[in-house]
RNA sequence: UUUUGUUCUCAGGGCGGAGUGAAAGUCUCCACUGGCGGUAUAGCCCGCAAGCGCAAUGCAGAUGGGGUGUGAUUCCCCGGCCAACGGUAAAAGUCCGGAUGAAAGAGAAUAUGU
Repeated sequence: UUUUGUUCUCAGGGCGGAGUGAAAGUCUCCACUGGCGGUAUAGCCCGCAAGCGCAAUGCAGAUGGGGUGUGAUUCCCCGGCCAACGGUAAAAGUCCGGAUGAAAGAGAAUAUGU
């Protein structure tokens, strides 16, 4: 430097204010949040995980305009959009639960090959 194996560690954020109501952290107005890898720095480009599932080669969300630049749907300016399942005195990205779980992946130690 780098191949393969083993073990270990880590690995998701967010409802604050007002209104209506018998009842809402679930509705309305304002607010707030953004896993992992790739790529010019990404929730909304490509892929993966989480979720669903008859367990698979299955299903599964969301971006427009302008600027800079060799290069950006990633940066800057303006505007917009999306967010599993079950629960609940009332409908949930933000509350409770499966979950002290699982996992994309990140790192460390050690052995081994080049």